[in-house]
RNA sequence: UAUAAAUAAAGGUAAACCAUCUGCAAGGGUGGAACACAAAGCCACGGUUCUGUCGUUAAGUAAUGAGAUAGACAGUUGAAUAU
Repeated sequence: UAUAAAUAAAGGUAAACCAUCUGCAAGGGUGGAACACAAAGCCACGGUUCUGUCGUUAAGUAAUGAGAUAGACAGUUGAAUAU
């Protein structure tokens, strides 16, 4: 430096659910909890998916500005072991 995700060590994160706060909503914060994770670290002007207050177009009740989503994909940066 590259590859792999078997082993070992030191660690890390925290699902569902519950309580509470916040948002029109999707969702998010805090505390408990621990399903799981080698990137479950970072990144929202890459696409995907979701919401529809307010605004715009339409008048078919949908599309869109907007908002959210990274424990989904993509991008990017890393720890240890082995070869």